[in-house]
């Protein structure tokens, strides 16, 4: 310097251009238990890395910047 991949809840990942953006584990409430663990109900957590662009509508496409990662010199 060049080129791919990746960026979404605290982790770890899904999400084919349209409904209020989802699921594991975590967390916290309850419910059961002599307590604790499990096990069952529920609850909270997200300006989808940032910015522009196209489109009636963008996490999705498209430039670009940024951070991580792998390749080539």
């Nucleotide at each position: 310097g060049c080129c791919c991949c990746u960026g979404u809840a605290g982790c770890u990942c899904a999400g084919u251009g349209g409904a209020u953006a989802g699921a594991g584990c975590a967390u916290c409430u309850g419910u059961u238990u002599c307590c604790u663990a499990a096990a069952c109900a529920g609850a909270g957590g997200g300006c989808c890395a940032c910015a522009a662009g196209u489109u009636c509508g963008a996490u999705u496409c498209u430039u670009g910047u940024c951070a991580g990662g792998g390749g080539c010199a």
Molecule: transfer RNA
Organism: Caldifarciminota bacterium